[in-house]
The prediction has a mean pLDDT of 83. Predicted 3D model of a 1395-nucleotide RNA (small-subunit ribosomal RNA) from an uncultured prokaryote. The RNAcentral record of the sequence draws on ENA. It matches the Rfam family "Bacterial small subunit ribosomal RNA". Its family is annotated with ribosome and structural constituent of ribosome in the Gene Ontology.
RNA sequence: AGUCGACGAGGAACUUUUGGAGCUUGCUUUUAAAGUUUCUAGUGGCGGACGGGUGAGUAACACGUGAGCAACCUGCCCUAAAGUGGGGGAUAGCCCGGGGAAACUCGGAUUAAUACCGCAUGUGAUGGUAACAUUAAAGGCGGCUACUUUUGUCGCUUUAGGAUGGGCUCGCGGCCUAUCAGCUAGUUGGUGAGGUAAAGGCUCACAAAGGCGAUGACGGGUAGCUGGUCUGAGAGGACGACCAGUCACACUGGAACUGAGACACGGUCCAGACACCUACGGGUGGCAGCAGUCGAGAAUCAUUCGCAAUGGGCGAAAGCCUGACGGUGCGACGCCGCGUGGAGGAUGAAGGCCCUAGGGUCGUAAACUCCUGUCAUCAGGGAGUAAAUACUUAUGUAGUAACUGACAUGGGUCUUGAUAGUACCUGAAGAGGAAGGGACGGCAAACUUCGUGCCAGCAGCCGCGGUAAUACGAAGGUCUCAAGCGUUGUUCGGAUUUACUGGGCGUAAAGCGUCUGUAGGCUGAAUGGUAAGUCAGAUGUGAAAUCCCGGGGCUCAACCCCGGAACUGCAUCCGAUACUGCCUUGCUAGAGGACUGGAGGGGAGUCUGGAAUUCACGGUGUAGCAGUGAAAUGCGUAGAUAUCGUGAGGAACACUAGUGGCGAAGGCGAGACUGCUGGACAUUUACUGACGCUGAGGUACGAAGGCUAGGGUAGCGAACGGGAUUAGAUACCCCGGUAGUCCUAGCAGUAAACGGUGCGCGCUUGGUGUGGGAGGAUUCGACCCCUUCCGUGCCGGAGCUAACGCGUUAAGCGCGCCGCCUGGGGAGUACGGCCGCAAGGCUAAAACUCAAAGAAAUUGACGGGGACCCGCACAAGCGGUGGAGUAUGUGGCUUAAUUCGAUGCAACGCGAAGAACCUUACCUGGGCUUGACAUGCAUCCCGCUUCGGCCUCGAAGGUAGCUCUUUGAGCAGUUUGCACAGGUGCUGCAUGGCUGUCGUCAGCUCGUGUCGUGAGAUGUUGGGUUAAGUCCCGCAACGAGCGCAACCCCUGUGUCCUGUUGCCAGCACGUAAUGGUGGGGACUCUGGACAGACUGCCGGUAUCAAACCGGAGGAAGGUGGGGACGACGUCAAGUCAGUAUGGCCCUUACGCCCAGGGCUGCACACGUACUACAAUGCCCAGUACAAUGUGAACCGAUACCGUGAGGUGGAGGAAAUCCUGAAAACUGGGCUCAGUUCGGAUUGUGGGCUGCAACUCGCCCACAUGAAGCCGGAAUCGCUAGUAAUGGCUCAUCAGCUACGGAGCCGUGAAUACGUUCCCGGGUCUUGUACACACCGCCCGUCACAUCAUGGAAGCUGGUCGCGCCCGAAGUAUCUGCGCUAACUUCGGAAGCAG
Repeated sequence: AGUCGACGAGGAACUUUUGGAGCUUGCUUUUAAAGUUUCUAGUGGCGGACGGGUGAGUAACACGUGAGCAACCUGCCCUAAAGUGGGGGAUAGCCCGGGGAAACUCGGAUUAAUACCGCAUGUGAUGGUAACAUUAAAGGCGGCUACUUUUGUCGCUUUAGGAUGGGCUCGCGGCCUAUCAGCUAGUUGGUGAGGUAAAGGCUCACAAAGGCGAUGACGGGUAGCUGGUCUGAGAGGACGACCAGUCACACUGGAACUGAGACACGGUCCAGACACCUACGGGUGGCAGCAGUCGAGAAUCAUUCGCAAUGGGCGAAAGCCUGACGGUGCGACGCCGCGUGGAGGAUGAAGGCCCUAGGGUCGUAAACUCCUGUCAUCAGGGAGUAAAUACUUAUGUAGUAACUGACAUGGGUCUUGAUAGUACCUGAAGAGGAAGGGACGGCAAACUUCGUGCCAGCAGCCGCGGUAAUACGAAGGUCUCAAGCGUUGUUCGGAUUUACUGGGCGUAAAGCGUCUGUAGGCUGAAUGGUAAGUCAGAUGUGAAAUCCCGGGGCUCAACCCCGGAACUGCAUCCGAUACUGCCUUGCUAGAGGACUGGAGGGGAGUCUGGAAUUCACGGUGUAGCAGUGAAAUGCGUAGAUAUCGUGAGGAACACUAGUGGCGAAGGCGAGACUGCUGGACAUUUACUGACGCUGAGGUACGAAGGCUAGGGUAGCGAACGGGAUUAGAUACCCCGGUAGUCCUAGCAGUAAACGGUGCGCGCUUGGUGUGGGAGGAUUCGACCCCUUCCGUGCCGGAGCUAACGCGUUAAGCGCGCCGCCUGGGGAGUACGGCCGCAAGGCUAAAACUCAAAGAAAUUGACGGGGACCCGCACAAGCGGUGGAGUAUGUGGCUUAAUUCGAUGCAACGCGAAGAACCUUACCUGGGCUUGACAUGCAUCCCGCUUCGGCCUCGAAGGUAGCUCUUUGAGCAGUUUGCACAGGUGCUGCAUGGCUGUCGUCAGCUCGUGUCGUGAGAUGUUGGGUUAAGUCCCGCAACGAGCGCAACCCCUGUGUCCUGUUGCCAGCACGUAAUGGUGGGGACUCUGGACAGACUGCCGGUAUCAAACCGGAGGAAGGUGGGGACGACGUCAAGUCAGUAUGGCCCUUACGCCCAGGGCUGCACACGUACUACAAUGCCCAGUACAAUGUGAACCGAUACCGUGAGGUGGAGGAAAUCCUGAAAACUGGGCUCAGUUCGGAUUGUGGGCUGCAACUCGCCCACAUGAAGCCGGAAUCGCUAGUAAUGGCUCAUCAGCUACGGAGCCGUGAAUACGUUCCCGGGUCUUGUACACACCGCCCGUCACAUCAUGGAAGCUGGUCGCGCCCGAAGUAUCUGCGCUAACUUCGGAAGCAG
């Protein structure tokens, strides 16, 4: 994917010749012939089987590699041999006619060939033993030539060989799946035939029954294979784009024809789907060629230039064809190279960002100055890739009679460029045109600010974000890569996380429940042989490209070229023989056998026994028995239980009994017996001669429970019934009770079937028990003792182990074999298969989901675990609370507001040591805006302050008047403006400080050392003792710190000093009386110093340590009593409202001022108190004794008034000086058990005090009124001695007071503690842990709803495969009949064609 003139024909142009016509006589036109050139369809030849595309199918001799074919073909090409003679009949085209819309087709006539067919020849070829038979061809072009002929060349025919290309066969190699285990009838081989180019069940006939398979057949899934590519240190793992080799396919399926070659991408036929044309009858088509279009998709380019080169087809050649190919274009898709400038330049500019407000940083970065000129731009020049073919000429070579020609070499001539005016070169101008992406919590280089506020968002993993985010978003800065940078997907690596190199299985996942044994794997020592494995050498092959090394070419590189090495493989040959294998011969150490001996709950069967339970019968006997934490159901007056006797029956075998025995494991326990039976052990040994070990599948055994059939059934006892318990109680407890438990014969086949440790063999320090045996020594004989073998325990060395632990009975060191594991859940589940009567067993996933699940050890915490100890913790006591009334605080409710905080102990008489105004923070209303208060700047004005008046409901506030120095200035103040003030606004979970609490509990730590891989441990544990981690002893610890104790204060005794305001013994004076006065220092007392108490002394106990018990002395005795003092830490405990303070928020208000109100509000609930309920009391009268305090806007005496609160008044007192009658108690009287002579709430009236003011909302007094309450349910609090209880007094706050509260003081003044079982809290040691926010922890299951994934489901449906059967196109082969026919013919046929 055409091309070629071998052939006939047609068209056009030109040349020559011939004829005709017109005439202008050399022109035009026309016809015929010949020739040349060219075009067209046809006949014919070669090629359309190459080249180009794709990877659907294929698990296969498809591919790779190495062999084989004596079982084959091969057009064109090369070499060689022989030939190319002579004839014939057709048929396209063309012409005529017909049909049809078209595609096309039918009939007739005529014609050529290198088309087709006979005949001749037969070198040769084929068949045959041979004779013999069969079998071929074509001419074209050119030269010479008068012709015949001849010659050259291209062809043609036959044959042989070669080359190339193919066909067939075989060894080996390379995917997943056993939830695919059996597959196979042309199947396996044979004989004979057919068929093919060729071997062959390739096909057929016949007879046979083979063939394949756990070394994985058959089936299912997936996939083109290879050289190679990516990754990896390698071994491996994943992949198979480009390039190269090969296979398969060409719309889907089937089929053949032609041909050398096809069962054929751009050929034919049939069927189908799809699309198009149509006159509806019928036709046409096949981009997985190059571009291009559409669809699908996350996604993949130009409907470009050229045959100039390389290659292919045809041709003699020129040449034609060639979306092969050579080029260009598009795409940062990859790799490589280059640029976007270089040098100088500090007012470190501006600006941005940060800021401790000083500054820092971007940053020499920029600006600016001086340079350079790559790339891009413009202009000019301008390649290589080209050498051939052809023509001509010369020389040489084989050949030829010779020449030409062919081939080789050389010269000459005519040309040939798509890329491309590109590469490259030269010139010009100007820093001019040229930088982005990601990241910045860790991994992992690089940090700040703002915004946001578990929102928005980020995220590879861990994880960020809930108001100070280096993690979100933005900005500045920084880091990193760079014409790229990130993201996503994928593969390998890291991953020794499938472990060949190179892992494991006691507890993390993992040893089959156990024995036996088949295949397989492994196997003692010696001789000889062999040479399969193994090792060495050689030969062939291992395509090229790739990779590596060395060179070379593009300016370098990427890229390309050349050479080498390599390709670790396969095959063949020749060697080596140690090891392994195989064959042979012997050996005895493994293994087995023989004799003897003892041990044993080893197994099986038969028989026997006693105790106990239950039942039956009989006797005695009477009211209960039984059972439990307590009960009840149950049994019993029809006589139980108890007790005695007799009997029946079944099951199990007390003690002995022992980390003792036996068995493969499960397991085996009364006794005896048996011609029953297995195994182990020891001694001896003269036998066999490797017979061994392990063991996938297989077989057997296999607790309890379960199932089938038949027995049996005393006790026990699922289910079930009843009684209790409980919120419930389908449980635990109790009363009954059926299967079952027992026996026989079967089934089943599982367990925490555990030593959580497979079996066998060898090696490796020890100690100490125990069971069985042998030997020795000794003994009269034994025992004890020593040696040794087998078993069974404990403790420990080396070693191992993550640790715990194991440790000659290994979890040590090695060898052999088997089984098993690979994150948790889903799940030992579903589906499938096998087994089973069933129950169920064995084998065994996935979807989905999580970021863990797990092991061992550590420190804590916890335990309705253990041991020890302590505490008003319980117990023993005393007094309360909870009931009443009131006070007070809180919650709740209410409200304009009832300001805020505190909330188990550890909030609630708390902040508040004192809310009528103020306080006050809240509410309502009114007002102010540099402010009520501070500082600074600027500015204006000028007295300021107090008091009074007016306005106003009221106050704040506003308004005007009143003095000294004076041109003016200063200070203070005012006005205005700016900075700022101010905030009891928020955050105590941003903080400081302070405080509460565990808890005055005895603890909490550190250095060095030691131990441990480490977290950590030790010390700090242990034995004692103490209030105490107090002290003593011991100890791989030795020391030290913070805590304990002591040092400090008060108090208890004494001594000394001191002596007023205190005291008064003695001496004086004086008074009605009083330390009143003089004096005194003795005493009390004041307040300073000192002493004293230390288990110091004695006795006892103890380890003769610490210490404890007792005693003496002493004021006090074992920390004398009390206080202050609070370790490391816990509770994100409390407090931003005490102050301080970061951040946020408000700024004519969330700031400030004022009046009134509120904080006091009242169906209710709780806490803390007071007063009571009375006689241990109440009332009246009398009378005694304190201490701590306080006092000047204060305490306030005597006196007077008032019933009283109080008033008048004022002595004295800045205080040991003055003021403040203590009460209970005691004495006497009354009351006489009652809602009272108890109790005092509530209410009324009248007063007093403070205060500007007592209405909301103060306290007190008097009179009157006279409530609840008669000792308090469940529950709960305090206290161990000068304590509880009880009585009063003082002080702070404060004008006054709601104080009955708080802080102190003194008076009177008890009871009880056996003891540590229990409740609560705490400490130490130990133990368990699945807790670590630490038991107020963690965590399980059902149910409800929603969503997701999976299994099942009556059925319905699609696809695929198998088997059987039916219809069946085209086509090929054969047969039969009919029909038709030019070549040959002996005219009969032969041969052929079509349906």